[in-house]
């Protein structure tokens, strides 16, 4: 520099153009226990930045950033 592949809670990870954006760890409160640990329950927080397309975008499409890979 050329092509190619990602970016979604604090991490990890799902979501076929109509989802309350799920779940797992974590973390926070409750119950349980003399206590703590395991178990139950409840909460907690996310679509990487601008545009287009659509009635409707995490999800097509186009720029930019960032991370990876592979040619030179």
């Nucleotide at each position: 520099g050329g092509c190619c592949c990602c970016a979604u809670c604090g991490u990890c990870u799902a979501a076929g153009g109509g989802u309350u954006a799920g779940g797992a760890c974590g973390c926070a409160g409750g119950c349980c226990u003399c206590u703590c640990a395991a178990g139950c329950c409840u909460g907690u927080a996310a679509u990487c930045a601008g545009g287009g397309u659509u009635c409707g975008a995490a999800u097509c499409c186009c720029u930019g950033u960032g991370g990876g890979g592979u040619c030179g």